[in-house]
RNAcentral holds the sequence, with entries from MGnify. A computed fold for a 97-nucleotide RNA from a sheep gut metagenome, annotated as THF (Tetrahydrofolate) riboswitch aptamer. Rfam family: THF (Tetrahydrofolate) riboswitch aptamer. Rfam links the family to the GO term tetrahydrofolate metabolic process. Rfam describes the family as follows. Tetrahydrofolate (THF) riboswitch was first reported for Ames et al. as an RNA motif in 5' untranslated (5'-UTR)regions of folate transport and biosynthesis genes in Firmicutes genomes.
RNA sequence: CAGAGUAGAUUCUAAAGCGUUAAGUGCCGAGCAUACAGGGAGUUGAUGCCCGGACGAAAAGAAAAACAUCUUGCGGUUUUAGAGUCGCAUCCCGCUG
Numbered sequence: 001c002a003g004a005g006u007a008g009a010u011u012c013u014a015a016a017g018c019g020u021u022a023a024g025u026g027c028c029g030a031g032c033a034u035a036c037a038g039g040g041a042g043u044u045g046a047u048g049c050c051c052g053g054a055c056g057a058a059a060a061g062a063a064a065a066a067c068a069u070c071u072u073g074c075g076g077u078u079u080u081a082g083a084g085u086c087g088c089a090u091c092c093c094g095c096u097g
């Protein structure tokens, strides 16, 4: 001088759920917690939980006495699996050439 590697983030696909009597997602604010390459530190950044606020939606069909149920949709929906992309804010040390 150059480089590797994590947690994780995100996109697509598939499956299984949840909601469609509106939860969830996304936005704003408060609080708490957690994680951040092999070691240490670590934010005004990241993630999670929780409270409050504003906004806001796609249903249709089958069957049936009714409830339940089923099918196809819809939701910036959840989880899991696979693939792709990105990837320590930053600082010190270490590792490889």
Stems, first nucleotide, its partner, number of pairs: 001097003008086010018075003027053003031049004038093004059072004